The RNA shown here (small-subunit ribosomal RNA) has 1397 nucleotides and comes from uncultured Chloroflexus sp. RNAcentral holds the sequence, with entries from ENA and SILVA. Its mean pLDDT, the model's own confidence on a scale to 100, is 83.
RNA sequence: CAUGCAAGUCGAACGAGAAAAGAAGCUUCGGCUUCUGAGUAAAGUGGCGAACGGGUGCGUAACACGUAAGUAAUCUACCCUAAACUCUGGAAUAACUUCCCGAAAGGGGAGCUAAGACUGGAUAGGGUCCUCGAGGUGUAAGCCGCGGGGGGAAAGCAGGCCUCUGUCACAAGCUUGCGGUUUAGGAUGAGCUUGCGUCCCAUUAGUUUGUUGGUGAGGUAACGGCUUACCAAGGCGAUGACGGAUAGGGGAUCUGAGAGGGUGGCCCCCCACACUGGGACUGAGACACGGCCCAGACUCCUGCGGGAGGCAGCAGUGAGGGAUAUUGCACAAUGGGCGGAAGCCUGAUGCAGCGACGCCGCGUGGGUGAAGAAGGUUUCCGGAUCGUAAAGCCCUUUUCUAUGUGACGAGGAAGGACGGUAGCAUAGGAAAAAGUGUCGGCUAACUACGUGCCAGCAGCCGCGGUAAAACGUAGGACACGAACGUUAUCCGGAGUUACUGGGCGUAAAGCGCGCGCAGGCGGUUGUAUAAGUUUUCUAUGAAAGUCGCUGGCUAAACUGGCGGAAUGUAGGAGAAACUGUACAACUAGAGAGAAAUAGAGGGAAGUAGAAUUCCGGGUGUAGUGGUGAAAUGCGUAGAUAUCCGGAGGAAUAUCAGAGGCGAAGGCGGCUUCCUGGAUUUCCACUGACGCUGAGGCGCGAAAGCGUGGGUAGCGAACGGGAUUAGAAACCCCGGUAGUCCACGCCGUAAACGAUGUACAUUAGGCGUUCGGUAUCCUGCGGGAUAUUGAGUGUCGGAGCAAACGCGAUAAAUGUACCGCCUGGGGAGUACGGUCGCAAGGCUAAAACUCAAAGGAAUUGACGGGGGCCCGCACAAGCAGCGGAGCGUGUGGUUUAAUUCGAUGCAACGCGAAGAACCUUACCUGGGUUUGACAGUGAGGUAGUACGGAAGCGAAAGCGGAAGGACCCGAGAGGGAGCCUUGCCAGGUGCUGCAUGGUUGUCGUCAGCUCGUGCCGUGAGGUGUUCGGUUAAGUCCGCAAACGAGCGCAACCCUCGGGGCUAGUUACAAGUGUCUAGCCUGACUGCCCGUGGCAAACGGGAGGAAGGUGGGGAUGACGUCAAAUCAGCAUGGCCUUGAUAUCCAGGGCGACACACACGCUACAAUGGUCGAUACAAUGGGUGGCGAAGUGGCGACAUGGAGCGAAUCCUGCAAAGUCGGUCACAGUUCGGAUUGCAGGCUGCAACUCGCCUGCAUGAAGUCGGAGUUGCUAGUAACCGCAAAUCAGCACGUUGCGGUGAAUACGUUCCCGGGCCUUGUACACACCGCCCGUCACGUCAUGGGAGUCGGUCGAGCCUGAAGUCGGGAAGCUAACCUGAGGGGGGCUACUGCCUAGGGC
Repeated sequence: CAUGCAAGUCGAACGAGAAAAGAAGCUUCGGCUUCUGAGUAAAGUGGCGAACGGGUGCGUAACACGUAAGUAAUCUACCCUAAACUCUGGAAUAACUUCCCGAAAGGGGAGCUAAGACUGGAUAGGGUCCUCGAGGUGUAAGCCGCGGGGGGAAAGCAGGCCUCUGUCACAAGCUUGCGGUUUAGGAUGAGCUUGCGUCCCAUUAGUUUGUUGGUGAGGUAACGGCUUACCAAGGCGAUGACGGAUAGGGGAUCUGAGAGGGUGGCCCCCCACACUGGGACUGAGACACGGCCCAGACUCCUGCGGGAGGCAGCAGUGAGGGAUAUUGCACAAUGGGCGGAAGCCUGAUGCAGCGACGCCGCGUGGGUGAAGAAGGUUUCCGGAUCGUAAAGCCCUUUUCUAUGUGACGAGGAAGGACGGUAGCAUAGGAAAAAGUGUCGGCUAACUACGUGCCAGCAGCCGCGGUAAAACGUAGGACACGAACGUUAUCCGGAGUUACUGGGCGUAAAGCGCGCGCAGGCGGUUGUAUAAGUUUUCUAUGAAAGUCGCUGGCUAAACUGGCGGAAUGUAGGAGAAACUGUACAACUAGAGAGAAAUAGAGGGAAGUAGAAUUCCGGGUGUAGUGGUGAAAUGCGUAGAUAUCCGGAGGAAUAUCAGAGGCGAAGGCGGCUUCCUGGAUUUCCACUGACGCUGAGGCGCGAAAGCGUGGGUAGCGAACGGGAUUAGAAACCCCGGUAGUCCACGCCGUAAACGAUGUACAUUAGGCGUUCGGUAUCCUGCGGGAUAUUGAGUGUCGGAGCAAACGCGAUAAAUGUACCGCCUGGGGAGUACGGUCGCAAGGCUAAAACUCAAAGGAAUUGACGGGGGCCCGCACAAGCAGCGGAGCGUGUGGUUUAAUUCGAUGCAACGCGAAGAACCUUACCUGGGUUUGACAGUGAGGUAGUACGGAAGCGAAAGCGGAAGGACCCGAGAGGGAGCCUUGCCAGGUGCUGCAUGGUUGUCGUCAGCUCGUGCCGUGAGGUGUUCGGUUAAGUCCGCAAACGAGCGCAACCCUCGGGGCUAGUUACAAGUGUCUAGCCUGACUGCCCGUGGCAAACGGGAGGAAGGUGGGGAUGACGUCAAAUCAGCAUGGCCUUGAUAUCCAGGGCGACACACACGCUACAAUGGUCGAUACAAUGGGUGGCGAAGUGGCGACAUGGAGCGAAUCCUGCAAAGUCGGUCACAGUUCGGAUUGCAGGCUGCAACUCGCCUGCAUGAAGUCGGAGUUGCUAGUAACCGCAAAUCAGCACGUUGCGGUGAAUACGUUCCCGGGCCUUGUACACACCGCCCGUCACGUCAUGGGAGUCGGUCGAGCCUGAAGUCGGGAAGCUAACCUGAGGGGGGCUACUGCCUAGGGC
């Protein structure tokens, strides 16, 4: 907001009065008239109702609501009770008729008429108002009763009856009923007043002029500033006024153990509102949802002049929105209005419809059924699971469908919207009926696949980067079930605003300190009182709801009855312990008095000495000053140094102390004056005078500010010099404000004991300051001890505390009062207010953002922290590397490929103890596909398996001739082999961050742990620390520890002395050099010293060896997601005519360059030539290979001996002796290259090693830097072996020659123990701060601009009440007929909605 409905009714108040129907009459048969109908419908006058019922929550912080009172300050229609009355006149008016205006809505004039409409008069009680008089009572206001006078009512209607009067019909009359009037009372409803309760903001602190009170008047039903005139100047407010924001209140409801907290939907009570604002009228009642007037906005009609409207009634529509229903049936019941009644009206109500929105109930089947079916999922391939689940078989029929019957709800007949509903009976058929969420933890429930920090999940923690129980899907499981999840909101958990019931040393939190108004709290005794308190009674606390009991619908939801509860409020009566109040008293709190005492307490004035600086003078000469080192600076114009004299300012050494004083800030030479407080003793005074303290007031370091002084030293800013990458700093040279004084501001500090003030109670020990008492000593000053007070320290018990710690000076135990806190950041910031000269102070948010921030303690790690100690770690030495050439490895680059791995120490002569093919994993090309290799199922197989000629080809391979089989069995057949086929093989493909195993490294460092006990709430500690000592957590001692384990050491191997046994080989023998084996030897055992009567250390003896004799093997708990999937094994993934496999060739060998490890050198301690001496470990039959011979040589030939203490390899080299070279790019050095050869091997081009001749590069000892080594070591020298056909400058071993140095632990590196700090724990290669750049978001400022709300002033001002109303109009009453009285209207005043500025 379209449309419909939601409030009417009464003819028994009144006038008028149709249509249809009936009767009679008339009739032109069309109809007309009268009567009945019927006084019925519609309209009107009049009465009652419309103020109820129904809706909504705008406004309202208020007597609006709740509760308890008051109303002697009031009203109340209809209803009930009681008493009395209901007499007599009059004038109009609507309807109606007629005329006019208007489009309509509607309006106007004239005329007729009725009433229970209006009105004059009479009557009037114990009613009421005014007035007069006297009385009673009371302090008064007032109340009570009495008397006189004046004013004030009414209406009839309907039925019945003729007994009386009167008429003959019943009017009057009588009677009955319903009304009317007056009065009193009741009931009900309403008005008004009051106590108490009722939200947030103080960044709202002052507010108010009809305001507060009084008097007069007016007004109201009624009190009242309710209104008005005058008077007074009050009223409210920190117990929160005023202002702002929000909001209907209550019963109740949700939650909670409760106290509380949240909410106010349905139902009930109250209030407010009805398009927005204002206003009155009528009425018993309204300032009126479906009434009126005005203004405004909006919508509609219009003939443009003017009109109409108000769903926050029931339905319904549109819009908005995340979202909310039918334009239904009935008045049958309950209730309401009117009526005498019948009855009418009733979107109240009763019902139905829609919606799982809520609560309750029911069903979707029951029994049996193992071949544990099929199928799905999974699997360790056996199985497991869905699962008795299904199927099958046997049943049942709630619900459902069909048919029949069929209510209660309706009080005596009929009458039921719901409703042919509920119910009942019969029949049918397992038939038609299951979902949602979850399965990482909280939290019940797990696997597979897919995905691969993607897609996604997520309440919190957090999942996802190739094996995801966390994502998605599937299977299974769990939970609930006609529902299940999500979201939002509220309470709970949250003791996380703490009343019940918290805190403030360090976690957030004690005001910087005092004085003190209000407030809060307050010692002992008694009396009174009864406000608090408590007992009991009365009234109330509506109903519904909640709780208990008990009934009704089959049960439940729902609902009836009874009780409880309603913790509250008011009143009455008691009690008197405690609190309060009043009075009286006391002295223990507090204060006063007297006598003493200590003190950097405060203020003012004066004064003293030392020192610094400056000035003057003397002496004196070249530096001084300053620093890590310097420089700037000062100084030959005479500094510094030194002596004398003077000036000036500031501060007061020693005493001096963990000492003293003060409220705190703070206070330090001495003297004087003024002044505050404290303590002790005496116990003679007052008599609770006390404690705390919001606001308020005062004090308040340093810095800073204002005015004026002062300025020696010091010294922000500033200048200069250094340092440094830079140095806006630290250091140095200067130096202004300031520091000082006076006066005035500021008002803050880690103003700290990070600990508010006051009082009381509660173990001790040891100091110290100031008093008292007792005893003792004395040098007469005083001192010592004990005790008692007041301060100030330290340790510590109980107790407390998260711990650290506190502990009579409490952070213990109590009491009183104040202040403060409530996650981190934003922020002690913005805005506002206030203070300030300013700087700035005080008060003090939010948006936004994070999942933490924080405390205390623990274990580690770390430190340019500390202590102790060790290591070729440094130092002391020796030899090198880094420069050159070459070799090897790596990076990089290149390439078809340069396969792969190792990448700081701890990769880089590493895997690789040996890449020409092979190896080989790489590349190119050519082949094969059950395969180069293994197992197995099925089938086939005698010219079969086997064999492989010719031919093609780089080979692999293709091809297929001749030849040609085996075992068992009588046989059928079986086996082997071969062929086909199915499973499968294969992979040096990926993941070492899925793994096993193995290895490296810290580190052969001395550590790492456990059991029991003890300590701690705990993490954890102790043991393991400490004092010594050691190579060692080695040992000793001590010790809340006592023991033990893995590590250390020892046990094992080897070398070194001795003994014994054996004796192949060796040597002439017999021995035992030697070889092999078994023993022995060394243990700090002995002595001296040091040390703690220890462990141990230092020295010595003896001994081959001495304090672990040398070397090796042996590697704790662990760390590095260390290395390896390419040694091997292995999960998962990938591949299967290829990422498998075979073959040929190539590559791993490239080459601008960089690094790592080596070799050879640069030469004379050497090169070269000649001569000559001495090893050890090893190896050897597809082997080592002798003698001899050939070759310059590599080597060839040869083939004895030897499976080896026998033979061979096998001449060791440096060394020694002699010659030569003479400092040079050489007689150094040997790269590179040419030629000629040798060897291995199918094969030396890419790409092997060796030899001879020739060639003869760089290089003259190596920058920064860096490596190894402490004794048979370094260095130098050669020999052997493994691998191996061949290839070593590498590796592993072996022997020969054989040094130097170590003061020492400050420093570098690494490590161990103890301790300390920590904001680190991925552990300092950590963590983390600020600026800047860009973008986004939030908040503040900003020239302004726009809007909302509220206030103040002025102008205008509708309707309307009230007041005026001299003009106009006017039925009732009066009249002397002229008028009068009264009324109405225009107009007007005040107020005022709205509008404007």